The RNA shown here (FMN riboswitch aptamer (RFN element)) has 130 nucleotides and comes from uncultured Kroppenstedtia sp. The model forms 100% of the base pairs in the Rfam consensus. It matches the Rfam family "FMN riboswitch aptamer (RFN element)". About the family: The RFN element is a highly conserved domain that is found frequently in the 5'-untranslated regions of prokaryotic mRNAs that encode for flavin mononucleotide (FMN) biosynthesis and transport proteins. Model confidence (mean pLDDT): 82 of 100.
RNA sequence: UCCUUCGGGGCGGGGUGAAAUUCCCGACCGACGGUGAUGGAGGGGUCUCCCUCCUCAGUCCGUGACCCGCGAUUGCGGUGGAUCCGGUGAAACUCCGGGGCCGACAGUUAAAGUCUGGAUGGGAGAAGGA
Numbered sequence: 001u002c003c004u005u006c007g008g009g010g011c012g013g014g015g016u017g018a019a020a021u022u023c024c025c026g027a028c029c030g031a032c033g034g035u036g037a038u039g040g041a042g043g044g045g046u047c048u049c050c051c052u053c054c055u056c057a058g059u060c061c062g063u064g065a066c067c068c069g070c071g072a073u074u075g076c077g078g079u080g081g082a083u084c085c086g087g088u089g090a091a092a093c094u095c096c097g098g099g100g101c102c103g104a105c106a107g108u109u110a111a112a113g114u115c116u117g118g119a120u121g122g123g124a125g126a127a128g129g130a
Base pairs, nucleotide, nucleotide: 001130002129003128004127005126006125013025014024015023027114028113029103030102031063032062033061034060039054040053041052042051043050044049058101059100067078068077069076070075083099084098085097086096087095105117106116107115
């Protein structure tokens, strides 16, 4: 550099209503890479020391889908959501406990993170091969 494959989850129950998986009560879900004091496995040794591998964040750092602009089909730029308290400790926004919060666009008998659609698409990237 090229090729192949893979690459997103979730309203059960109840209320109101002519109508709602869209409102209300309540329920449920968490893409990819990094970091990381999680957990586990293995190895070595001069035996409280060292090394390797797997695993560990929706809300930390960054990325992606949608949308907008430019450019023209590669791409560049922009936009794009959310965390506190307590505990342990040398050190935690990552561990433990508790309480919060967040979620593109278009559609819809009624307002959507969860339904339908663009999408049998795209994609951060992952694995394998040449």